[in-house]
């Protein structure tokens, strides 16, 4: 130093005003809000014998993650005579998975920066349609961080 295993911690924001109404935090104005890792050059910071690390740098660019939807496989409890049959539960697998332009900076290089002008937002509830409000969820999680062993 790299590379394996196990542990611990952390891991999503957001309806102010107003209008119609018998009722809407759901409808209309308008208002807000954006998970994870990727992404050139210069430049800066910093450590460095070489060099290397970081930022400037994404909601709509690449891929993930969460919600649906299908399967395979295995099991504690419960039902059953009794059996993964069924409820449950655990692990993989597939399959679904939104929305951007124009101009500028810039020696080149930016759909990421600066100016504008736009679009997008699971399922299920709900006096009346929801990204924003309740719920599943004090759950999962992409994946950050730190640590332990052991080897080289």
């Nucleotide at each position: 130093u790299g590379a394996a295993u196990c542990c611990u911690u952390c891991g999503g924001g957001g309806u102010c005003g107003g209008g119609u109404g018998a009722a809407a935090a759901u409808c209309c104005c308008a208002g807000c809000c954006g998970g994870c890792g990727g992404u050139a050059a210069u430049g800066a910071a910093c450590a460095u014998c070489a060099u290397g690390u970081u930022c400037c740098a994404a909601g709509c660019c690449c891929g993930c993650g969460a919600c649906g939807g299908g399967g395979a496989a295995g099991c504690a409890g419960u039902g059953u005579g009794a059996a993964g049959c069924a409820c449950g539960u655990u692990u993989c697998c597939c399959c679904c998975u939104g929305a951007u332009u124009u101009g500028g900076u810039g020696c080149a290089a930016a759909u990421u920066c600066c100016a504008a002008a736009g679009c997008c937002g699971a399922c299920a509830g709900u006096g009346a349609a929801a990204g924003u409000c309740u719920g599943g969820a004090u759950g999962g999680g992409a994946g950050a961080a730190g640590g332990a062993u052991a080897g080289c």

Predicted 3D model of a 152-nucleotide RNA (FMN riboswitch aptamer (RFN element)).
It was read from a public genome assembly, where an Rfam model found it.
Of the family's consensus pairs, 100% are formed in the model.